[in-house]
RNA sequence: CUCGAAAAAGGCAAACCACUCGAAAGGGUGGGACGCAAAGCCGCUGGCCUAAGUCCAAAUAGUUCAGGAUAGGGCAGCAGGGCUGCCGGCG
Numbered sequence: 001c002u003c004g005a006a007a008a009a010g011g012c013a014a015a016c017c018a019c020u021c022g023a024a025a026g027g028g029u030g031g032g033a034c035g036c037a038a039a040g041c042c043g044c045u046g047g048c049c050u051a052a053g054u055c056c057a058a059a060u061a062g063u064u065c066a067g068g069a070u071a072g073g074g075c076a077g078c079a080g081g082g083c084u085g086c087c088g089g090c091g
């Protein structure tokens, strides 16, 4: 540098449950393991999710519910990219 076949030391932890933060998506902590060789870190590119607020449309005496778009927010366990890294194989 490249690869992850076998192995060892270890690591992380999906769904779900409890508590908690949030309008929501989702996050945090604990339990729990579907999986993961970067499932370590970074929203940089694409993608996906959300939309309290704002705008548009419609309607109403008024209020509530419902539609579309979007600032913003989120997903690193969607892919690409960047940074870092354990063990082992070949060279």
Base pairs, nucleotide, nucleotide: 002089003088004087011036012035016031017030018029019028020027021026034077040083041082042081044080045079046078047075048074049073050072053070054069055068056067
A computed fold for a 91-nucleotide RNA from a Pseudomonadota bacterium, annotated as c-di-GMP-I-GGC riboswitch aptamer. Of the family's consensus pairs, 91% are formed in the model.